[in-house]
């Protein structure tokens, strides 16, 4: 210095903002009540949502283990068991809008 891998996915959680819904300010209207504008992320709901965060269900490896066929290290089920390790910007994306989302296990950095 290159390469190849470090699985996918559903629910849920840190977290996120503001379309909607809802609280909540001001002005209209007004007897109230409703209602119309123009504002505030406001503790929520609905929404979004981690590669380094949970669960779980799939793939994927094992001459461990039982079963099936003429026959098994090879094929097909099933049981068990593994799936390791991971600090990390600026900046863009895109939705209504941000955000551990995407770009990115990126650039850097040990």
């Nucleotide at each position: 210095g290159c390469g190849c891998a470090g699985g996918g996915u559903a629910c849920c959680u840190a977290g996120g903002g503001u379309u909607c819904c809802g609280c909540u300010u001001g002005u209209c209207a007004u007897c109230c009540a409703c209602g119309a504008c123009a504002g505030g992320g406001c503790u929520g709901g609905u929404c979004c949502g981690a590669g380094a965060g949970g669960u779980g269900c799939c793939g994927c490896c094992g001459g461990u283990c039982c079963g099936g066929c003429a026959a098994a290290u090879u094929c097909c089920g099933g049981a068990c068991g593994g799936u390791a390790c991971a600090c990390g910007g600026c900046g863009g994306g895109g939705c209504a809008a941000a955000a551990u989302c995407c770009c990115g296990g990126g650039a850097g950095a040990g």